[in-house]
Context: one part of a larger RNA
C1' cells in the first nucleotide's frame, strides 16, 4: 500500500481566473513505450521448502529438485493505455433572434421622515421610566403652521421572489458594462474537467490623507438600579458610521455540505423562457427547459436527517483530518504604516 475519513463527532480552502501536473468522447490505420506469451543468459554457495541417502534414532552431515516473485537479450500478440495519423458530432465553444433580473461602474434627479435655523399661533410644562432622576423650558420649550439648510437611508411594491463565483446587491432616470437563459438553424471539431504554486476579488471593524457629519453611537460624562454596578434602563456624547483615493484580508466568509460529469420512483408549490390544446382576449390546462422551495420510494446515515439542488450509485482532480490541553501559541520566514495576518512546532500534562 492492498483497506479510513471530512453536514452536526477532528477534517471542504471565503470565492474566482488560471500555470505546471493529473485525468479525458466516438472512430480508421500505423507503432509496439506501458501491458502480455515463449526462448536464452544470469539470479554464488550455504540456509528455508520438497524428496532420497549416511551416523542404532534425532540433532547433525550429504545427493537431487524446487524456489530465487528480479534483470538483460531475443522473438511473438495487439484488447486496453500511450504516441503518430484518417475522420465524426453526442462534450465544449462561436454566430443569429428573443427574454428576465436589487449583477457591476458613473452621473443626475425625487418624495417621506429625523435634526437644526428663521418666522407665526400659543402657555407651562416637556421628556423619560418598572418608578424616578439627570436633561430641556417663562431668555417662551413641548405642541402646531409656514419657509429654509444639511446629511444619511430608500416605507408600501416585497415574495423559502430575482441577480451574482463568493463577499454581496433594493427609490427613479440616463450612459458604460459582465453573466445567465431560451428558440431554430449554421459553423469549429475534443478545443474538455480539475487545478499545487501564482494572480485577482473579498462583509463588518480597523488604519493613512483629504472632505463630510442629519440620525445612530464604542469610548467618555451624568442620572438611576444595586451590597457593589467600571453593566443591563435613562439623559447627553466623541471616534466611527457617509464620500474620494490608498491599505488591511479576517468571519458562525454557513447549506457548518469543494469543483465537474453520468445514472437512480413519485407528488405539491413558485420564478424565467419555449411548444401545444381550447379561447375574441385574459385566465386555465398539458408538455419541455433553466432556476428556487416543501414532502417522499429505493438507497445511505451512529442517530438527527439527506433523498435528481443527495449526505444515494460511480468516475476524475484539488483542499483538509489523525486524542484533549499546551496552541492556531512560541521561534523563524513572508506580508502590513500599525493593529495584526499567513505559514506553524515542542517541552510538559491528562
Nucleotide at each position: 500500500c492492498u483497506g479510513g475519513g471530512c453536514g452536526u463527532a477532528a477534517a471542504g480552502g471565503g470565492c474566482g481566473c488560471g500555470u505546471a501536473g493529473g485525468u479525458g468522447g466516438c472512430u480508421u490505420g500505423g507503432u509496439a513505450a506501458g501491458u502480455u506469451g515463449g526462448a536464452u543468459g544470469u539470479g554464488a554457495a550455504a540456509g528455508c521448502c520438497c524428496u532420497g541417502g549416511g551416523c542404532u534414532u534425532a540433532a547433525c552431515c550429504u545427493g537431487g529438485g524446487a524456489a530465487u516473485u528480479g534483470c538483460a537479450u531475443u522473438u511473438g500478440a495487439u484488447a486496453c493505455u500511450g504516441c503518430c495519423u484518417c475522420g465524426c458530432u453526442a462534450g465544449a465553444g462561436u454566430a443569429u433572434g428573443g427574454u428576465a433580473g436589487a449583477g457591476g461602474g458613473a452621473a443626475g434627479c425625487g418624495g417621506a421622515a429625523u435634526u437644526c435655523c428663521c418666522g407665526g399661533u400659543g402657555u407651562a410644562g416637556c421628556g423619560g421610566u418598572g418608578a424616578a432622576a439627570u436633561g430641556c423650558g417663562u431668555a417662551g420649550a413641548u405642541a402646531u403652521c409656514g419657509g429654509g439648510a444639511g446629511g444619511a437611508a430608500c416605507a408600501u411594491c416585497a415574495g423559502u421572489g430575482g441577480c451574482g463565483a463568493a463577499g454581496g446587491c433594493g427609490g427613479c432616470u440616463u450612459c458604460c458594462u459582465g453573466g445567465a437563459u431560451u428558440a431554430a438553424u449554421a459553423c469549429u471539431g475534443a478545443c474538455a474537467c480539475u487545478g499545487a504554486g501564482g494572480c485577482g476579488c473579498g462583509a463588518a471593524a480597523g488604519c493613512g490623507u483629504g472632505g463630510g457629519g442629519a440620525g445612530c453611537a464604542a469610548a467618555c460624562a451624568g442620572g438611576a438600579u444595586u451590597a457593589g454596578a467600571u453593566a443591563c434602563c435613562c439623559u447627553g456624547g466623541u471616534a466611527g458610521u457617509c464620500c474620494a483615493c490608498g491599505c488591511c484580508c479576517u468571519a458562525a466568509a454557513c447549506g457548518a455540505u469543494g469543483a465537474g460529469a453520468a445514472c437512480u420512483a413519485g407528488c405539491c408549490g413558485u420564478u424565467g423562457g419555449g411548444g401545444g390544446u381550447a379561447u375574441c382576449a385574459a385566465a386555465a390546462c398539458c408538455u419541455u427547459u433553466a432556476g428556487u422551495g416543501g414532502c417522499g420510494a429505493a438507497g445511505c446515515u451512529a442517530a438527527c436527517g439527506c433523498g435528481a439542488u443527495a449526505a444515494g450509485u460511480u468516475c476524475u482532480c484539488c483542499g483538509c483530518c489523525u486524542g484533549g490541553g499546551g496552541a492556531g501559541u512560541a521561534c523563524g520566514g513572508c506580508c502590513g504604516c500599525a493593529a495584526g495576518g499567513c505559514u506553524a512546532a515542542a517541552a510538559c500534562u491528562c

Notes:
A computed fold for a 350-nucleotide part of an RNA from an uncultured prokaryote, annotated as small-subunit ribosomal RNA, central domain. RNAcentral holds the full RNA, with entries from ENA. It matches the Rfam family "Bacterial small subunit ribosomal RNA". Rfam links the family to the GO terms ribosome and structural constituent of ribosome. Model confidence (mean pLDDT): 89 of 100.